[in-house]
Overview
The RNA shown here (transfer RNA) has 74 nucleotides and comes from a Nitrospinota bacterium. Its Rfam family is "tRNA". Its family is annotated with triplet codon-amino acid adaptor activity in the Gene Ontology. It was read from a public genome assembly.
RNA sequence: AGGCCAGUGGCUCAAUUUGGUAGAGCACCGGACUCCAAAUCCGGCGGUUGGGGGUUCGAGUCCCUCCUGGCCUG
Repeated sequence: AGGCCAGUGGCUCAAUUUGGUAGAGCACCGGACUCCAAAUCCGGCGGUUGGGGGUUCGAGUCCCUCCUGGCCUG
């Protein structure tokens, strides 16, 4: 220098196939239970989907560009 993959709540990952309300588990908070706690059960909080721009009625998803990490080639 070139090619490929990844980036989404605090953490680990879905949702991309076919553009159409952004979800799950863990963690955290509250409650139930218990003499207390753990476990279990119920409820809740938490996301500008890595940054910017474009297409579209509508973008996590499609296009362009940049950044970060990993792998490969030279």

Description:
Taxonomically the source falls in Nitrospinota (Bacteria, Pseudomonadati).